[in-house]
RNA sequence: GGGGCCUUAGCUCAAUCAGUAGAGCAUCGGACUGAAAACCCGAAGGCCGCGGUGCAAUUCCGCGAGGUCCCA
Numbered sequence: 001g002g003g004g005c006c007u008u009a010g011c012u013c014a015a016u017c018a019g020u021a022g023a024g025c026a027u028c029g030g031a032c033u034g035a036a037a038a039c040c041c042g043a044a045g046g047c048c049g050c051g052g053u054g055c056a057a058u059u060c061c062g063c064g065a066g067g068u069c070c071c072a
Stems, first nucleotide, its partner, number of pairs: 001071007010025004019055001027043004048064005
């Protein structure tokens, strides 16, 4: 210098063909207990950035950023 893949909640990951963004763990509150743990109920919390297309973008397109791998 060229190319592929990845970027979604605090962490690990889903979301078919664009149509209200989810799970587990963690955190907080409650219930249970003599008190804890475990189990159970509930809550808070996110689409890497900018632009484009479109009625509508996490999803498609362009540029950029970060990570990873391959080639040189």